This is a predicted structure of a 75-nucleotide RNA (transfer RNA) from a bacterium. The prediction has a mean pLDDT of 82. Its Rfam family is "tRNA". From the family's description: Transfer RNA (tRNA) molecules are approximately 80 nucleotides in length. The RNAcentral record of the sequence draws on ENA.
RNA sequence: GCGGCCGUAGUCUAGUCUGGUUAGGACAUCGGCCUCCCGAGCCGAUGAUCGCGGGUUCAAAUCCCGCCGGCCGCA
Numbered sequence: 001g002c003g004g005c006c007g008u009a010g011u012c013u014a015g016u017c018u019g020g021u022u023a024g025g026a027c028a029u030c031g032g033c034c035u036c037c038c039g040a041g042c043c044g045a046u047g048a049u050c051g052c053g054g055g056u057u058c059a060a061a062u063c064c065c066g067c068c069g070g071c072c073g074c075a
Base pairs, nucleotide, nucleotide: 001074002073003072004071005070006069007068010027011026012025013024020058029045030044031043032042033041051067052066053065054064055063
């Protein structure tokens, strides 16, 4: 340099193919119940400009282009 895959909350992850319900779940954190206390369990609460910029569209995490970062392969 060329090609492929990946980037969503503090962590992990679904959704992307086929655009459309408030971006869902688990862990974590906080509060409560329980317990002599802790843990476990149960209930509730808190979180995301979906890597960045632009384009298409009534509407973009999703489609298109460029860039950045990671991994793999080729040279």